Predicted 3D model of a 173-nucleotide RNA (Lysine riboswitch aptamer) from uncultured Ligilactobacillus sp.

RNA sequence: AUCGAAGAGGCGCAACUGACAUGAGUAAGGGUCUUUAGCUGCUAUAACAGCGUUUGAAUGAUCCCAGAAAGGGAAAGUUGCCGAAGUUUUAGGUGUUUAUAGACGCUUAACGCUGGGCUGUGGUUUAAGAGAUCACAGACUGUCGCAAAUCAAACUUUGCGGAGUGCUAUCGA
Repeated sequence: AUCGAAGAGGCGCAACUGACAUGAGUAAGGGUCUUUAGCUGCUAUAACAGCGUUUGAAUGAUCCCAGAAAGGGAAAGUUGCCGAAGUUUUAGGUGUUUAUAGACGCUUAACGCUGGGCUGUGGUUUAAGAGAUCACAGACUGUCGCAAAUCAAACUUUGCGGAGUGCUAUCGA
């Protein structure tokens, strides 16, 4: 130096189970009023299906009744872990009735990015600033390097810098 194996960081990471909150006093059902020829199925076009055209659909307002669910989140617990893992972009698959184009969700792969979590501002997503993510900023923290603090070394402190392709050691080859 290379390879292997082990180990550390801490509001550390993921998966599973998941109380609970949100969704929501919403949707669904019914009445009345308004309006008038279309409307609903994510958006556009076409098709298809359904509802409706004066026996009034859909929209809007209001009242009555009873009152959800899904996607998304998550205390806690268990398990596996420490590139744990996450993610932009691109491409593919898949779902939202079908086709094409788009949007969004889920998912797979590749290249790239990120030491770690936290906070703030803005953007995106979302019913939601719940959560996630991206950009920028901030301090914190682990680690290594450099400088200074008594000549040197160690330790410690302070400042600056680097990146996990890093770091640690009486490990193995």